[in-house]
Molecule: transfer RNA
Organism: Bacillota bacterium
RNA sequence: GCGUCCGUGGCGCAGCUGGAUAGCGUGUCAGACUCCGACUCUGAAGGCCGCAGGUUCGAAUCCUGUCGGACGCA
Numbered sequence: 001g002c003g004u005c006c007g008u009g010g011c012g013c014a015g016c017u018g019g020a021u022a023g024c025g026u027g028u029c030a031g032a033c034u035c036c037g038a039c040u041c042u043g044a045a046g047g048c049c050g051c052a053g054g055u056u057c058g059a060a061u062c063c064u065g066u067c068g069g070a071c072g073c074a
Stems, first nucleotide, its partner, number of pairs: 001073007010026004019057001028044005050066005
């Protein structure tokens, strides 16, 4: 330098055939339970999808550029 893949709450992931309020686990906080705590149960907060632009009535999803990471080739 070229190619492929990945980037989504604190952490690990799903969603990628464009359409409903972006979901799951874990963690955090509050409540219930308990003598207290753990476990368990209930609820809540936290992301608008790496960033910028484009297409579209509508984009996490498609296109372009760009940044970071992994792997391969040179």